The RNA shown here (SAM riboswitch aptamer (S box leader)) has 111 nucleotides. It was read from a public genome assembly, where an Rfam model found it.
[in-house]
RNA sequence: UUGUUAUCAAGAAAGGUGGAGGGAAUAGACCCUUUGAAGCCUUAGCAACCCUUUGAUCUUUUAUUAAAGAAGGUGCUAAAUUCUACCUAAAUACUGCUCCAAGGAAAAUUG
Numbered sequence: 001u002u003g004u005u006a007u008c009a010a011g012a013a014a015g016g017u018g019g020a021g022g023g024a025a026u027a028g029a030c031c032c033u034u035u036g037a038a039g040c041c042u043u044a045g046c047a048a049c050c051c052u053u054u055g056a057u058c059u060u061u062u063a064u065u066a067a068a069g070a071a072g073g074u075g076c077u078a079a080a081u082u083c084u085a086c087c088u089a090a091a092u093a094c095u096g097c098u099c100c101a102a103g104g105a106a107a108a109u110u111g
Base pairs, nucleotide, nucleotide: 005111006110013043014042015041016040017039021032022031023030026085027084028083029082044077045076046075049073050072051069052068053067054066055065056064057063081107086104087103088102
């Protein structure tokens, strides 16, 4: 880098450094940010992919599955992957208020 598979509305931030951008890319919307962005470092945390323990099933030793766990390896710690874009469906006179997760694909993320 490519392919396959699973994942993706839950969860979890402080300090130091830095000094203007950031939210993957394109477009639009919206949002965060000098009350300090990105990046880097430290510490802490979240989660449970790998992992550990126990049980069940099974083609009999591997696999699947359920529960519990968190020492280690990744990952993550604004907002759903911030939202929309393509297909299908639904809805729509206008304004205001309230409420709101249609299904799928593609792409991205992580294992």